């Protein structure tokens, strides 16, 4: 100097519900609340997965479809603080 493991957090995120809000829904925001997080920071057609169907195929009430969502599913990338 580089990985790798293990502790630690001044400070940092914030699950579920729960109020308002925007959406056809998934889901997002805002607040509130803390399950948890050492990347729970960033990437969402062009890396897998998952969700939803306003709309659109199809005879069809049922099936399928994403360009709509999820980064706290894995994955990619970038990065911080102690000590051994």
């Nucleotide at each position: 100097u580089u990985g790798u493991c293990a502790a630690u957090a001044c400070g940092g995120c914030a699950a579920a519900g729960c109020a308002g809000u925007c959406g056809a829904a998934a889901g997002g925001c805002u607040g509130u609340g803390a399950c948890g997080c050492a990347a729970a920071g960033c990437u969402a057609a062009a890396g897998g997965g998952g969700c939803u169907u306003c709309g659109g195929u199809u005879c069809a009430u049922a099936a399928c479809c994403a360009a709509g969502c999820c980064a706290g599913c894995c994955a990619g990338u970038u990065g911080c603080a102690c000590u051994u």
Record summary: A computed fold for an 84-nucleotide RNA, annotated as c-di-GMP-I riboswitch aptamer. Its Rfam family is "c-di-GMP-I riboswitch aptamer". Rfam links the family to the GO term cyclic-di-GMP binding. The model forms 95% of the base pairs in the Rfam consensus.